RNA sequence: GCCCCGGUAGCUCAAUUGGCAGAGCACUUGCCUCGUAAGCAAGGGGUUGAGGGUUCAAGUCCCUCCCGGGGCU
Numbered sequence: 001g002c003c004c005c006g007g008u009a010g011c012u013c014a015a016u017u018g019g020c021a022g023a024g025c026a027c028u029u030g031c032c033u034c035g036u037a038a039g040c041a042a043g044g045g046g047u048u049g050a051g052g053g054u055u056c057a058a059g060u061c062c063c064u065c066c067c068g069g070g071g072c073u
Base pairs, nucleotide, nucleotide: 001072002071003070004069005068006067007066010025011024012023013022019056027043028042029041030040031039049065050064051063052062053061
């Protein structure tokens, strides 16, 4: 330098071929307990890596760039 894969909540990952952004763990509060953990219930948390484009509508499609991983030379 070229090619491929990935980037979504604090972490690990979904989102069914464009149609309301979710789960588990973690966190907060409550219940339970002598107390802690576990368990049960409820709750908060997102500029979907950045900037543009297409579309009524983009995490998803197109372009450029950034970051991580792998391959080739």

The RNA shown here (transfer RNA) has 73 nucleotides and comes from a Candidatus Aenigmatarchaeota archaeon. Rfam family: tRNA. By type it is a transfer RNA. Rfam links the family to the GO term triplet codon-amino acid adaptor activity. Rfam's curators write: Transfer RNA (tRNA) molecules are approximately 80 nucleotides in length. RNAcentral holds the sequence, with entries from ENA and MGnify. Its mean pLDDT, the model's own confidence on a scale to 100, is 82.